This is a predicted structure of a 147-nucleotide part of an RNA (small-subunit ribosomal RNA, 3' minor domain) from Alphaproteobacteria bacterium CG_4_10_14_0_2_um_filter_63_37. The RNAcentral record of the full RNA draws on ENA and SILVA. Taxonomically the source falls in Alphaproteobacteria (Bacteria, Pseudomonadati, Pseudomonadota).

Context: one part of a larger RNA
């Protein structure tokens, strides 16, 4: 590799990772309320009870046991959240990717100068109207400078 160039958007193929998503599964974790094992501890303790005290030896006292109530509590429950993954019909734009498929918007005055906002409209790139910008070319006259 030089206009038989370059270069835009859509559209269709295939991967990729993401946004949204009714909802579903799971882990973690908060707060409410509900149940209430074992166990300490408290409370009672009229049933039982070798030690220690008393005794007229019949018991009595103390202490303790069990039963029974309480509080306090693992576990389990329902409720209401917060968080993390995961899966989710369908959905959005984005990445790539030899080459396709439409059309030509840009780059030369790119065959309507481009570009910036912004409004509406169009398969698409992009048109069209308004308001900037000269980072437009190419002729011409004006007015200023400079040589």
């Nucleotide at each position: 590799c030089a206009c038989c160039g370059c270069c835009c958007g859509u559209c269709a193929c295939a991967c990729c990772a993401u946004g949204g998503g009714a909802g579903u599964u799971g882990g973690u974790u908060u707060g409410a309320c509900c149940c209430g094992a074992c166990g300490u501890c408290g409370g009672u303790g009229g049933g039982c009870u070798a030690a220690c005290c008393c005794u007229u030896c019949g018991g009595g006292g103390g202490g303790g046991c069990a039963g029974c109530c309480g509080c306090c509590u693992a576990c389990g429950g329902u409720c209401a959240g917060a968080u993390c993954a995961g899966c989710g019909a369908c959905u959005g734009g984005g990445g790539u990717g030899a080459a396709g498929u439409c059309g030509u918007a840009a780059c030369a005055a790119g065959g309507u100068a481009u570009c910036c906002c912004u409004a509406c409209c169009g398969g698409a790139a992009g048109g069209u109207g308004g308001g900037g910008a000269u980072g437009g070319a190419u002729c011409a006259c004006c007015u200023c400078c400079u040589u």